[in-house]
Context: one part of a larger RNA
RNA sequence: UGACGGGGGCCCGCACAAGCGGUGGAGUAUGUGGUUUAAUUCGAUGCAACGCGAAGAACCUUACCAGGGCUUGACAUGUCGCGAAUCUCGGUGAGAGCUGAGAGUGCCUUCGGGAACGCGAACACAGGUGGUGCAUGGCUGUCGUUAGCUCGUGUCGUGAGAUGUUGGGUUAAGUCCCGCAACGAGCGCAACCCUCGUCCUUAGUUGCCAGCAUUAAGUUGGGCACUCUAGGGAGACUGCCGGUGACAAACCGGAGGAAGGUGGGGAUGACGUCAAGUCAGCAUGCCCCUUACGCCCUGGGCUACACACGUACUACAAUGGUCGAGACAAAGGGCAGCAACUCCGCAAGGACAAGCGAAUCUCAUCAAACUCGGCCUCAGUUCAGAUUGCCGGCUGCAACUCGCCGGCAUGAAGGAGGAAUCGCUAGUAAUCGCAGGUCAGCAUACUGCGGUGAAUCCGUUCCCGGGCCUUGCACA
Numbered sequence: 001u002g003a004c005g006g007g008g009g010c011c012c013g014c015a016c017a018a019g020c021g022g023u024g025g026a027g028u029a030u031g032u033g034g035u036u037u038a039a040u041u042c043g044a045u046g047c048a049a050c051g052c053g054a055a056g057a058a059c060c061u062u063a064c065c066a067g068g069g070c071u072u073g074a075c076a077u078g079u080c081g082c083g084a085a086u087c088u089c090g091g092u093g094a095g096a097g098c099u100g101a102g103a104g105u106g107c108c109u110u111c112g113g114g115a116a117c118g119c120g121a122a123c124a125c126a127g128g129u130g131g132u133g134c135a136u137g138g139c140u141g142u143c144g145u146u147a148g149c150u151c152g153u154g155u156c157g158u159g160a161g162a163u164g165u166u167g168g169g170u171u172a173a174g175u176c177c178c179g180c181a182a183c184g185a186g187c188g189c190a191a192c193c194c195u196c197g198u199c200c201u202u203a204g205u206u207g208c209c210a211g212c213a214u215u216a217a218g219u220u221g222g223g224c225a226c227u228c229u230a231g232g233g234a235g236a237c238u239g240c241c242g243g244u245g246a247c248a249a250a251c252c253g254g255a256g257g258a259a260g261g262u263g264g265g266g267a268u269g270a271c272g273u274c275a276a277g278u279c280a281g282c283a284u285g286c287c288c289c290u291u292a293c294g295c296c297c298u299g300g301g302c303u304a305c306a307c308a309c310g311u312a313c314u315a316c317a318a319u320g321g322u323c324g325a326g327a328c329a330a331a332g333g334g335c336a337g338c339a340a341c342u343c344c345g346c347a348a349g350g351a352c353a354a355g356c357g358a359a360u361c362u363c364a365u366c367a368a369a370c371u372c373g374g375c376c377u378c379a380g381u382u383c384a385g386a387u388u389g390c391c392g393g394c395u396g397c398a399a400c401u402c403g404c405c406g407g408c409a410u411g412a413a414g415g416a417g418g419a420a421u422c423g424c425u426a427g428u429a430a431u432c433g434c435a436g437g438u439c440a441g442c443a444u445a446c447u448g449c450g451g452u453g454a455a456u457c458c459g460u461u462c463c464c465g466g467g468c469c470u471u472g473c474a475c476a
Base pairs, nucleotide, nucleotide: 001476002475004472005471007470008469009468010467011466012465013464015460016459019424020423021422022421023420026314027313028312029311030310031309032308033307034305035304042053043052064300065299066298067297068296069295070294073125077124078123079121080120081119082118083117086103087102088101089100090099091098092097107114108113127289128288130287131286132285136283137282138278139277140276141274143272148187149186150185151184152183153182154163155162156161167178168177169176193266194265195264196263198234199233200232201231202230203229204228207224212221213220237260240254241253242252243251244250316417320376321375322374323373324372325371326370332363333362334361337356338355342351343350344349383414388409389408390407391406392405393404394403430452431451432450433449434448435447436446
């Protein structure tokens, strides 16, 4: 100087408390451990691994296993030889491949040849998701959006170092004020950026009868006033008033205002820590393999199942279930695409097919929860839907291992979950649906979007994490 203390002081954070909803019990989905297996590829392992890499394993992917094959190789550059390239058909085979027949003769040219492509030969070499993240780059997680981490000069100290950065107040903040052997400065904080909330303005193939005409309908004429869309601007600064305070910084209350005291949300992550994670995204040193640890193919596996754990979904019902009728979104996607209407089918879906590269058409229907009415009356039930049987639909070369969906039948566990444990402070939790990426097909996951919309916060003694000062120390 740090680190540490079941030392002290001060102060924060859904850290506790107060409250609401869960997890832990059930069934299923998914990841992991374990076990099994020819293989169940590999990595991630307290917080910070476990719906994680994977934003989508039937083949492919695929790195694993079995079998069938190749050896200058699936891919790159160089040398030589032959042939344009390319296309069609046959045999054999699970395919990879092996083998045979035919069509075809292009472009440039100094007529020698050349370019591109294919086949063959030999050698330099290719290739490796083989090892090492304890050799690395890059990227990322975490402490932590916590308020810290440092430097120059000066001063003090033999020196390590100290001071500044401590102190009194204050703040979300090393934020600001005052004081002070310090005076300044840098990286962080804040602001500048995006978005939501108010108004003005510019612009109107969306919106509006607002006023007129018209219609089944903003449908059409007509108009951009309003809504909206998307460009520009205004607005909030403790600016104003009162009080407290040290005449400061600031705090408390108030006015005005759409909005206050960082307005809500996002992006933004200091010096560093964990030899944290990643050699399998990529790059890369060294080591290793080279008729194989490389490459191609078929099939299988990654989907196994006595168990154990994590994360979710659906429930256990009456604030509910079911049937009928009715209402209101936002944000997105669409040409190898989204697909209206109409018809067929109980349905999944199918047929035909208008429109739309989309504020115009469409996914998309009534978005669902919600409202109104009927039935159910507390029961393993008209709850719940696992499991299984049969019949169908879709994608795709192909749904046996191993896809999704529909109909009929079947109806399991489950009656609110022990010890323990998680999230959340407001348009939040809870609850309800919608969309997107991935994608041929496949979503209870993920990322977004809106609808309905709470309770509680006395307080900081205690648990956890953190900041500053101080103290002890046998630790560095």

Overview: Predicted 3D model of a 476-nucleotide part of an RNA (small-subunit ribosomal RNA, 3' major domain) from an uncultured bacterium. RNAcentral holds the full RNA, with entries from ENA and SILVA. The prediction has a mean pLDDT of 85. Rfam family: Bacterial small subunit ribosomal RNA. Its family is annotated with ribosome and structural constituent of ribosome in the Gene Ontology.